[in-house]
RNA sequence: AAUGUAAAAGGCAAACUUAUUGAAAGAUAAGGACGCAAAGUCACGAGUCUAAGGUUAUGAAACUAAGAUCGUCGGACUGCCAAAA
Numbered sequence: 001a002a003u004g005u006a007a008a009a010g011g012c013a014a015a016c017u018u019a020u021u022g023a024a025a026g027a028u029a030a031g032g033a034c035g036c037a038a039a040g041u042c043a044c045g046a047g048u049c050u051a052a053g054g055u056u057a058u059g060a061a062a063c064u065a066a067g068a069u070c071g072u073c074g075g076a077c078u079g080c081c082a083a084a085a
Stems, first nucleotide, its partner, number of pairs: 003082002011036002016031006034071001040077003044074003047069004053064004
């Protein structure tokens, strides 16, 4: 460097519940563990979700500034351990 079928030291924490927060998607904290070798960091590309506000429309609604998601995929940066091959 590559690899992760083994081990050890540890780490993270889905669903769900409660509280707070937000218009919403969501977020944060506590409990909780489905999983994770980057489930560490960054919304950079794609995807997905929301749409108070804005635009259009008689209206249902559509589109959208913007927001969210890195535990959807890709990319960038960083990092623990190490048996076998």
Molecule: c-di-GMP-I-GGC riboswitch aptamer
Organism: Oceanobacillus salinisoli